[in-house]
Context: one part of a larger RNA
Molecule: small-subunit ribosomal RNA, central domain
Organism: uncultured prokaryote
RNA sequence: UUGGAAGUAAAGGGCGCGUAGGCGGUCUUGUCGGUCAGAUGUGGAAGCCUUGGGCUUAACCCAAGAAUUGCAUUUGAAACUGUCGGGAUUGAGUCGUGCAAGGGAGGGCGGAAUUCCUGGUGUAGCGGUGAAAUGCGUAGAUAUCAGGAGGAAGGCCGGUGGUGAAGACGGCCCUCUAGGCAAUGACUGACGCUGAGGCGCGAAAGCGUGGGUAGCAAACAGGAUUAGAUACCCUGGUAGUCCACGCCCUAAACGGUGCGUACUAGGUGUGGGUGGCGAUAGUCAUCCGUGCCGUAGGGAAACCAUUAAGUACGCCGCCUGGGGAGUACGGCCGCAAGGUUAAAACUC
Repeated sequence: UUGGAAGUAAAGGGCGCGUAGGCGGUCUUGUCGGUCAGAUGUGGAAGCCUUGGGCUUAACCCAAGAAUUGCAUUUGAAACUGUCGGGAUUGAGUCGUGCAAGGGAGGGCGGAAUUCCUGGUGUAGCGGUGAAAUGCGUAGAUAUCAGGAGGAAGGCCGGUGGUGAAGACGGCCCUCUAGGCAAUGACUGACGCUGAGGCGCGAAAGCGUGGGUAGCAAACAGGAUUAGAUACCCUGGUAGUCCACGCCCUAAACGGUGCGUACUAGGUGUGGGUGGCGAUAGUCAUCCGUGCCGUAGGGAAACCAUUAAGUACGCCGCCUGGGGAGUACGGCCGCAAGGUUAAAACUC
């Protein structure tokens, strides 16, 4: 490269917004770039192929034809595609109405618990373990009562329940703010899908400056265990965990499943909305989400199955034996830690 693949064998970018590009619904006018048809010119010779001929045959040689799938010029066709113009509304979007929610940001408030401090009661233990010891305690601990300080986290509700693009989000209230869903009417009129680069977001740990520090706790110290024990267990304990601002940019960033659209049996649970019947309970229909089971179909299988891993199309990223190696070198980024891009020798 031609192919083939990607949930689990190698392989979906962590996630979004979006530039170029690629692709693009419906009716219609024109055009004729693509496309298709004809003609002319050209497409060196030899070779290949076909037919015939010449050396006794063959190889070899000669002649003719075919082929040379291309290019240029020209004459046409007008369905498709492109393009110019016109129209429509089903794709997409806007407005009004209603609804649900741990979506995001800022501020305020409250309760339980741990720890510490002060005071009261009270006396010899407490704590911890497999058992202990280190540790704490007669300078009065543990226990218990009252008061106070401070930080962090949000019990029950809580749910294969909700929201978000992902990371993620959970006490209560207020302010600001994003998205979604449903029903209905009006409006715009293809305005769409994807998206190389680019830009933004991105758990935890880590880094910088300043603050904060109750509990927990790398490092560290001590006590145990052990042959040893740089561990597992215990007593302590500093970074850190928290806040503000600025970096870092990784992950089993997982549904190990890219995004969009259409199509292809059902059953059952649950969250949100709407409509019908029904006094309530409920039931039927429908749209959006989230689970389970299952038909066709798919799959190596286990399994997937309208939330596809089925049937198709559009676009992007990616894979090509194991090790060497997500490494070296170089580039770019970073304060650093490091990240990203990414080989080869050699070896099996």